Context: one part of a larger RNA
């Protein structure tokens, strides 16, 4: 040197109570005190978990079924057919903090008592009597404040970007939304959203660079209500009741752009709104029933594997079971049943009263429309929207707009009051499914994971999976002062499967044996 036999090592291959992505589903909690936390709660109890001084729990209903006393399989002791353990729905306790709220705190404590809504509101008998609000919640939604690094090959306007962030609000989605719209055709018809228009019009140290709309195809569809004119008390709200309180500074009818209102005629209860009932289908999760071999030999520790004979199939999708099973066990197809969501929505049903013509001296949102000046924003250029000073109309024969003004026609439309479903965003949560990963991957996290550890801190953040078919987890004996540990024996198919125990690869460390020297 090499080789053989073992250590150390953990690779590698096989597995997967985990993880990513995607699809559907569902979507708010809280002063009746939520999230979230601290601290107790088990016979024995560190730690997840649950739970709350009734503390792995109490009571009822349903379901469930013979075992049960979480993870966690031990010892003791109990519970259970008077029907437990699960599950699934209602209740009942629920410490001490925490918006935290009788006062205070140096945080999970303390304290006054005639026991507390503490604050900011609203009604109000004025008594906190009756109620709102506070916080929380992955992400997604409005609204408000709002950078830089970058890019321009430097660098100020641009750009990054209204993007990170920060603060408000709201909701299971937000926002928007029923033309003072659109654009020019034989027009359209609220609103969002996706396809395209289109990297086009159009901005821009006309540099980098930014970038639309209409239209056309799709999804869903749904339209209302007030102010006034005119009528004037016909009205609403506490309260069992009495009674009281509001409202002529106008409660309530009418009545809202195919404008109304008044007057007249005409036609009858087809619109709309309110009230009462209240779905099927459908899509999700839970559950029921669900067909057919456990016949023979082999081989093994084990048959599901080979052989030889059979059977279902609207089910030959999957997984378990001692090695590879439609037919052993759950399932799966078809069918059936609850629930939930659709949705207090469609449909029905009471009331209301839609609609046509003439008239007409009524009504139709003002510091608004519009003008300058000064800024922000915008694709928006003169012609985007918005904010600030200041100016400031008309009143239906009358105003708005149709990307430069002005004027005149043509064409759309009626603004300065409001609501509004579905159709699209997002995923903390549930189910599904993968030409997604397979423990150095895949979340940071398959295990005690935001754990151990680290920092004053704000805050960083790891590692660590597998015996076996069943613990059958090695009884007795022997070495050892004792324990480890060994040795013999025993279980098992296997013990080089013996506890961080499947394979067990390599650096690499011992004996041995062969070479060489």
């Nucleotide at each position: 040197c090499a080789g053989u036999u073992g250590g150390u090592g953990a690779a590698u291959g096989g597995c997967u109570c985990g993880g990513c992505u995607c699809g559907g589903a569902a979507g708010c909690c809280g002063a009746a005190g939520a999230a979230g936390g601290g601290c107790g709660u088990g016979c024995c109890a560190a730690g997840c978990u649950g739970c709350g001084a009734u503390a792995a729990g109490c009571c009822c209903g349903g379901g469930g079924g013979a075992g049960c006393c979480g993870c966690a399989c031990g010892g003791a002791g109990g519970c259970u057919a008077a029907g437990a353990a699960c599950c699934c729905g209602g209740g009942a306790u629920u410490c001490c903090u925490c918006a935290a709220u009788g006062g205070g705190a140096a945080c999970u404590c303390c304290u006054c008592u005639u026991c507390g809504c503490a604050a900011u509101u609203g009604c109000u008998u004025u008594g906190c009597g009756c109620a709102a609000u506070g916080g929380g919640g992955a992400a997604c939604a409005c609204c408000g404040a709002g950078a830089a690094c970058u890019g321009a090959a430097a660098c100020a306007u641009c750009u990054c970007a209204g993007u990170a962030u920060c603060g408000g609000u709201a909701g299971g989605a937000a926002a928007a939304g029923a033309a003072a719209a659109c654009g020019a055709a034989u027009g359209u018809g609220a609103u969002g959203u996706c396809g395209u228009u289109a990297g086009u019009a159009a901005c821009c140290g006309c540099g980098a660079g930014u970038g639309g709309a209409c239209g056309c195809g799709a999804c869903a569809c749904a339209g209302c209500c007030c102010a006034a004119a005119c009528c004037g008390a016909a009205g609403c709200c506490c309260u069992c009741a009495c009674g009281g309180g509001c409202a002529a500074u106008g409660u309530g009818g009418u009545g809202u752009g195919u404008g109304g209102g008044c007057u007249g005629g005409c036609a009858c209860u087809c619109a709309u709104c309110g009230g009462c009932c209240g779905a099927c289908c459908g899509u999700c999760u839970g559950c029921g029933a669900g067909a057919a071999g456990u016949c023979c030999c082999c081989u093994g520790g084990a048959a599901a594997g080979g052989g030889g004979c059979g059977u279902g199939a609207g089910a030959c999708a999957g997984g378990g079971u001692g090695a590879u099973a439609a037919c052993c066990c759950c399932g799966u197809a078809c069918c059936g049943c609850a629930g939930a969501c659709c949705a207090g929505u469609a449909c029905g049903u009471c009331g209301u009263g839609c609609g046509c013509c003439a008239g007409u001296u009524c009504c139709g949102g003002a510091g608004u429309a519009g003008c300058g000046g000064g800024g922000g924003u915008u694709g928006g250029a003169a012609a985007u929207c918005c904010c600030u000073c200041g100016u400031g109309a008309a009143c239906g024969a009358g105003g708005c707009a149709g990307g430069c003004a002005u004027c005149g026609a043509c064409u759309g439309c009626c603004a300065a009051g409001g609501c509004u479903a579905a159709a699209c965003a997002c995923u903390c949560u549930c189910c599904g499914a993968g030409a997604c990963c397979g423990a150095u991957a895949g979340c940071g996290a398959a295990c005690a994971a935001g754990u151990a550890g680290c920092g004053u801190g704000a805050g960083c953040g790891a590692a660590c999976g597998c015996u076996g078919c069943a613990a059958a987890g090695u009884a007795c004996c022997c070495u050892c002062c004792a324990a480890c540990g060994g040795g013999a024996g025993g279980u098992g198919a296997a013990a080089u499967a013996g506890a961080g125990c499947c394979u067990g690869a390599a650096a690499u460390c011992a004996a041995c044996u062969g070479g060489u020297u």
Overview: Predicted 3D model of a 517-nucleotide part of an RNA (large-subunit ribosomal RNA, domain I) from Halococcoides cellulosivorans. Its Rfam family is "Archaeal large subunit ribosomal RNA". Gene Ontology terms of the family: ribosome and structural constituent of ribosome. The prediction has a mean pLDDT of 82. The full RNA is in RNAcentral, with records from ENA and SILVA.